RNA sequence: UCAAGGGCAGCCCCUUGGGGAAACUCAGGGGUGUUACUGGGUGAAUUGCGGGAAACCUACGGCGUGUUGUCGCCACGGCAAUCCGCAGCCAAGCCCGGACGAAGGUCUGGGAAGGUUCAGAGACUAUGCGCCCGGCGCCUAAGGCCUGCAGGGCUAUGGCGAAGAGAUAGUCCACGCCCGCGGGAAACCGCGGG
Numbered sequence: 001u002c003a004a005g006g007g008c009a010g011c012c013c014c015u016u017g018g019g020g021a022a023a024c025u026c027a028g029g030g031g032u033g034u035u036a037c038u039g040g041g042u043g044a045a046u047u048g049c050g051g052g053a054a055a056c057c058u059a060c061g062g063c064g065u066g067u068u069g070u071c072g073c074c075a076c077g078g079c080a081a082u083c084c085g086c087a088g089c090c091a092a093g094c095c096c097g098g099a100c101g102a103a104g105g106u107c108u109g110g111g112a113a114g115g116u117u118c119a120g121a122g123a124c125u126a127u128g129c130g131c132c133c134g135g136c137g138c139c140u141a142a143g144g145c146c147u148g149c150a151g152g153g154c155u156a157u158g159g160c161g162a163a164g165a166g167a168u169a170g171u172c173c174a175c176g177c178c179c180g181c182g183g184g185a186a187a188c189c190g191c192g193g194g
Base pairs, nucleotide, nucleotide: 001006011033012031013030014029015028016027017026018025019024037135038134039133040132041131042130047087048086049085050084051083052082056078057077061074062073063072064071065069088116089115090114094111095110096109097108098107099106100105120173122172123171124170125169126168136161137160138159139158143155144154145153146152147151177194178193179192180191181190182189183188
């Protein structure tokens, strides 16, 4: 997502390859069922363009045919969970500069991560599962220290503690319903009114 079966993704287990001293991590393949911390800070940008996508719906057309049908199959048509790219832009924190200042600092240019782009068309508020700083638990021990020289012990500055924010919680609006118009074979889509 979904009536249900099911689809896709996350973690977990197995496996292959890359990185790493290791813990672990990134990517591909297969399998399956449940263990998943915490305090504080931040609330901005929210724009333009482009690529992919299962399940599900539909069948103009194509194919099939002891049943020629209100038949069966098929997406290149739809809907869409969602996966991304380019440019621009962005809060706090971080990195590298510049100007001013005695200094605290103020202003300013650039950069990495992350975000925006990516809601049911959308507007706004809050916040987290995002980002930043800390704590806690667990794993590892390159380096360092101790002991010794076979080796052992301690130690994080290294890691792990899932996914859901392609709008989560809300307020509004829209859709869903009725009427009409348009596109389309249909599914479906667009517009106007109630």
A computed fold for a 194-nucleotide RNA from a Chloroflexota bacterium, annotated as Group I catalytic intron. The prediction has a mean pLDDT of 77. Of the family's consensus pairs, 82% are formed in the model. It matches the Rfam family "Group I catalytic intron". Rfam's curators write: Group I catalytic introns are large self-splicing ribozymes. They catalyse their own excision from mRNA, tRNA and rRNA precursors in a wide range of organisms. The literature on the family includes a 1990 paper in Annu Rev Biochem by Cech, "Self-splicing of group I introns". Lineage of the source: Bacteria > Bacillati > Chloroflexota.